[in-house]
Background: Predicted 3D model of a 102-nucleotide RNA (Glycine riboswitch aptamer) from uncultured Rubrobacter sp. Model confidence (mean pLDDT): 77 of 100. The RNAcentral record of the sequence draws on MGnify.

RNA sequence: CUGCGGGAGAGAGUCGCCGAAGAAUCACUAGGCGGCCGCCGAAGGUGAAAGGUCAGCAGGCGAGAAGCUGUGGGCCGAAUCUCUCAGGCAAAAGGACCGCAG
Numbered sequence: 001c002u003g004c005g006g007g008a009g010a011g012a013g014u015c016g017c018c019g020a021a022g023a024a025u026c027a028c029u030a031g032g033c034g035g036c037c038g039c040c041g042a043a044g045g046u047g048a049a050a051g052g053u054c055a056g057c058a059g060g061c062g063a064g065a066a067g068c069u070g071u072g073g074g075c076c077g078a079a080u081c082u083c084u085c086a087g088g089c090a091a092a093a094g095g096a097c098c099g100c101a102g
Base pairs, nucleotide, nucleotide: 001102002101003100004099005098006097011037013036014035015034016033017032018031022028038089039088040087044085045083047081051076052075053074054073056071057070058069060068061067
């Protein structure tokens, strides 16, 4: 990486518009788009610890611009943590991660 299997959470919310089949028309419905309120975290993404590193500054040792210690602004720095941007909130699909095989 590929195949197979397992795999959680949260309103089938509400309003408007469009709207196949059903059934010719109206109406209804699956579905689609948009607004509003409420939620979830396990596609992806954000943030960040210990610690590391590099200027500068200070002190001591030191022949020394080497090396050591302290401080320190920048940079690096993990997650199932965090933010909910994205995504998601019946089923389906997706799904971090795990197992088996290649």